[in-house]
Model confidence (mean pLDDT): 87 of 100.
Predicted 3D model of a 350-nucleotide part of an RNA (small-subunit ribosomal RNA, central domain) from a Deltaproteobacteria bacterium.
Its Rfam family is "Bacterial small subunit ribosomal RNA". Its family is annotated with structural constituent of ribosome and ribosome in the Gene Ontology.
The sequence was found in a public genome assembly.
The source organism's lineage runs through Bacteria, Pseudomonadati, Myxococcota and Myxococcia.
Context: one part of a larger RNA
RNA sequence: UUGGGCGUAAAGAGCAUGCAGGUGGCAUGACUAGUCGGGUGUGAAAUCCCACGGCUUAACCGUGGAAUUGCGCUCGAAACGGUUGUGCUAGAGGAUGGUAGAAGGAAGCGGAAUUCCCAGUGUAGAGGUAAAAUUCGUAGAUAUUGGGAGGAACAUCAGAAGCGAAGGCGGCUUCCUAGGCCAUUUCUGACACUCAAAUGCGAAAGCGUGGGGAGCAAACAGGAUUAGAUACCCUGGUAGUCCACGCCGUAAACGAUGAACACUAGAUUUGGCGGGUAUUGACCCCUGCUGAUUCGUAGCUAACGCGAUAAGUGUUCCGCCUGAGGAGUACGGCCGCAAGGCUAAAACUC
Repeated sequence: UUGGGCGUAAAGAGCAUGCAGGUGGCAUGACUAGUCGGGUGUGAAAUCCCACGGCUUAACCGUGGAAUUGCGCUCGAAACGGUUGUGCUAGAGGAUGGUAGAAGGAAGCGGAAUUCCCAGUGUAGAGGUAAAAUUCGUAGAUAUUGGGAGGAACAUCAGAAGCGAAGGCGGCUUCCUAGGCCAUUUCUGACACUCAAAUGCGAAAGCGUGGGGAGCAAACAGGAUUAGAUACCCUGGUAGUCCACGCCGUAAACGAUGAACACUAGAUUUGGCGGGUAUUGACCCCUGCUGAUUCGUAGCUAACGCGAUAAGUGUUCCGCCUGAGGAGUACGGCCGCAAGGCUAAAACUC
């Protein structure tokens, strides 16, 4: 390489948008450089294969055939593929009417709690631990009452619930914005799927500039513990955590499971929307679509398990893997302020 694979053995890019590329619904007409068939030319000889023959046989040799799976020319075929024309509505999209939601952005507001400050009451302890000590307190702490400041996070509701492409999203109100689902079957008429490159988004930590700083808390200091204790426990405490703008671009970025479509028993719970039955009405019950759980048949799987939200059965496209270590390293390149990221070997060892 042909292959075989990618939930857990190596392997799905963190996620999306998307040009090129690849792939592509139903009917019908025309054409045809793909495709299929006929004819013809060529495809040297020897070799290989088959038949017959010649050396006493064989090897060897001769004659004939077949083969040479290819290419050229030519004549046809038109199912499939392609090109082109016309049409269709089951894919896709639009319109209209509803609807759920912690989906995003901005502004404003709220209460509980911690801390600090001021004042009152009040007096000797408080705090902390397994036990202590460092620590705070007669300059009046802790406790308690009233007032004030400031920052961060939003108890209950809360749910295997919901929303979002992923990261992620949770007090309330308003404004701006995106997507989904359901119903009507009205419109367009294949407008689709996937996607190298590219572009955008992307937790936490970290970086730059300027703010902010209540609580928490790497580093650090002290107290304990201990043989030691650069820890676990305690008292403090700075970056940081928060905001604005700009970087970084990584995570067990996980469902360790790429996207899209079709098909293949059921049962149960649940979010959203509809139809039917019923009813005063809402439930219950039956049923359709669309999400989210738990079991489970066939099937799959090395097993575990998966099982209509597939890891089943198929199709299309992309990404990735190829023994372990060396190594996600070196070198080079690109990116970054840096930290570092992306791309990515070899010698050598087993």